Predicted 3D model of a 374-nucleotide RNA (Bacterial RNase P class A) from a Gemmatimonadota bacterium. Model confidence (mean pLDDT): 75 of 100. It matches the Rfam family "Bacterial RNase P class A". Rfam links the family to the GO terms ribonuclease P activity, dimeric ribonuclease P complex and tRNA processing. The family's RNA type in Rfam is ribozyme.
RNA sequence: GAGGUCGGGUGCGGUGGUCGCGGGCCGGUAACGGUUCGAGGAAAGUCCGAGCUCCAGCGAGCAGACUGCCAGGUAACGCCUGGGCGCCGAAAGGCGACGGAUAGGGCAACAGAGAACAGACCGCCUCCAGAGGAUCGGGGGUAAGGGUGAAACGGUGGGGUAAGAGCCCACCACGGCGCUGGUGACAGCACCGGUACGGCAACCCCCAGUCGGAGCAAGGCCAAAUAAGCGGCGAGGUGUGGCUCACACCGCCAGAGCCCUUCGGGGCUGAGCCGCGGGUAGGCUGCCAGAGGGGGCCGGUAACGACCCUCCCAGAGAGAUGACCAUCGGUCCUUCGGGAUCAACAGAACUCGGCUUACGACCCGACCUAGGCU
Numbered sequence: 001g002a003g004g005u006c007g008g009g010u011g012c013g014g015u016g017g018u019c020g021c022g023g024g025c026c027g028g029u030a031a032c033g034g035u036u037c038g039a040g041g042a043a044a045g046u047c048c049g050a051g052c053u054c055c056a057g058c059g060a061g062c063a064g065a066c067u068g069c070c071a072g073g074u075a076a077c078g079c080c081u082g083g084g085c086g087c088c089g090a091a092a093g094g095c096g097a098c099g100g101a102u103a104g105g106g107c108a109a110c111a112g113a114g115a116a117c118a119g120a121c122c123g124c125c126u127c128c129a130g131a132g133g134a135u136c137g138g139g140g141g142u143a144a145g146g147g148u149g150a151a152a153c154g155g156u157g158g159g160g161u162a163a164g165a166g167c168c169c170a171c172c173a174c175g176g177c178g179c180u181g182g183u184g185a186c187a188g189c190a191c192c193g194g195u196a197c198g199g200c201a202a203c204c205c206c207c208a209g210u211c212g213g214a215g216c217a218a219g220g221c222c223a224a225a226u227a228a229g230c231g232g233c234g235a236g237g238u239g240u241g242g243c244u245c246a247c248a249c250c251g252c253c254a255g256a257g258c259c260c261u262u263c264g265g266g267g268c269u270g271a272g273c274c275g276c277g278g279g280u281a282g283g284c285u286g287c288c289a290g291a292g293g294g295g296g297c298c299g300g301u302a303a304c305g306a307c308c309c310u311c312c313c314a315g316a317g318a319g320a321u322g323a324c325c326a327u328c329g330g331u332c333c334u335u336c337g338g339g340a341u342c343a344a345c346a347g348a349a350c351u352c353g354g355c356u357u358a359c360g361a362c363c364c365g366a367c368c369u370a371g372g373c374u
Stems, first nucleotide, its partner, number of pairs: 002369009013328007021038007040345001044356002047354005052215004064211005069083005084098001085096004099206002104204002106200002121146002123142006154172006173195001174193003178189004219285004229276005236250006256269005292311005298305002329342005
């Protein structure tokens, strides 16, 4: 050179102008005018974790769901950071539901002789077997080698044997025990044991831990209409004044049923009207100053945290968030005059922290390099 690994960022722009849409504020009785703000890194999937709100509860268990190496971070998490172990890669680095297989049950396609207290297809050795040799057949021994498979009942080397075999030995693996280091997961070392105990728990299961439910259409406030329920009126009302009263004006001298009556009247019920109540339509709120954004500095390997400065940045009606022109930029092409283009995925609706998924193009940084080429 080239190839690769990891991380971060932009998401197409800045300024000015002319129209247009939505929210706030100011002016205006209003029409309207002015001013300011107006989508995303995923606003998405709604998969986890929270805030907030209401309901239930303030004991326990069962069922069910989820999580599952260690330490730290965080409001919390199934997230993040660092570490351990295992696997992959030459490396940078990547991936891992990573507790338990002597608690019990279950499963293992195809191939293969045999798939769990297994097995002998080809081989190897020996006997029948003859002086020797070869081939075939039969009996026995064996599991080193070949073959099948995802997996074949420890591996490598040596001894041993007719041939072999943990049959014996060394190392490795495995198991037990101890010491040392580490907060821990775990690692290292020493001694002992015998080769017994294979795999799958992302099958049931066992162990340990976590978990009450519903969700902003939560919930709160106001309140046309209307039902239940409760209260009042039912003959007087309104106005003025010097307000226990007086005067003026208007209206009525009449109304459904029942009971009592000393016949003056009294009581109950109903219709009607008025009020309360209730809460449908509708309105207000929750509702955007927040676990908030940017910068600096300090602590920490990091995730992250403390402090200081600074900024206000959509809040609906599931409904707005756009277009054009000029100019400065970016990228590409260029005959150096200029020309083209500004895109992909997508679009808020109670709010945050994550994860996952979609995404044309561009920019920045760190790191690695076995083989091949120069």